[in-house]
């Protein structure tokens, strides 16, 4: 000084809140559960990782194959704020393999 497929969907997980459901509490109304709190509430739904995990594709090399396309290996390695942003909100989401260190 150089990041070029340091890939892209996808499905979980850690993680994270609290729109809706649930669940605790209060409670209007001659009766039925409006409405209001309450995530110090280990639930479903939702958010969810570059530096977790898994599949699919693709991407390079190498063989084979008339074409389509088939097989096979590789796809590494990665300390990190404070600040701001979305959604109901938050957060290992996103600005971001970013500043900054090494």
């Nucleotide at each position: 000084u150089c990041a070029c497929a340091u890939g892209u969907u996808u499905u979980c997980u850690a993680g994270g809140g609290u729109u809706c459901c649930g669940c605790g509490g209060a409670g209007a109304u001659u009766a039925u559960g409006a409405u209001c709190c309450g995530g110090c509430c280990a639930g479903g739904u939702c958010c969810g990782a570059g530096a977790g995990a898994g599949a699919a594709c693709g991407c390079a090399c190498a063989g084979c194959a008339u074409c389509c396309g088939c097989u096979g290996u590789g796809u590494a390695c990665a300390c990190g704020g404070a600040g701001g942003g979305a959604c109901a909100a938050a957060a290992g989401c996103c600005c971001g393999g970013g500043a900054g260190g090494a």
Overview:
A computed fold for a 102-nucleotide RNA from Paenibacillus foliorum, annotated as Guanidine-I riboswitch aptamer. The RNAcentral record of the sequence draws on Rfam. Its Rfam family is "Guanidine-I riboswitch aptamer". Rfam links the family to the GO term regulation of gene expression. The source organism's lineage runs through Bacteria, Bacillati, Bacilli, Paenibacillaceae and Paenibacillus.